[in-house]
RNA sequence: AAUAAAAAAAGCCAAACCUGCUGCAAAACAGGGACGGAAAGCCACGGGUCUAUUUAGAUAGCCGGGUUGCCUAU
Numbered sequence: 001a002a003u004a005a006a007a008a009a010a011g012c013c014a015a016a017c018c019u020g021c022u023g024c025a026a027a028a029c030a031g032g033g034a035c036g037g038a039a040a041g042c043c044a045c046g047g048g049u050c051u052a053u054u055u056a057g058a059u060a061g062c063c064g065g066g067u068u069g070c071c072u073a074u
Stems, first nucleotide, its partner, number of pairs: 002074003012037002017032004022027001035061001041067003045064003048059004
């Protein structure tokens, strides 16, 4: 450096739900919580789904793609 997978170790993230707050809404953010995750890190490029005041927005923990990264083995 590349590939593989998640056995070990160190850790990491955080579903549903509740509270607060923002938003027309979907939903986001913060705290609690833990269904799960080997990229459940990031990007809205393509498809899907959702919302809408149909200009627009949300979802990366829906799928694909791009990109970055920890340990181990080869």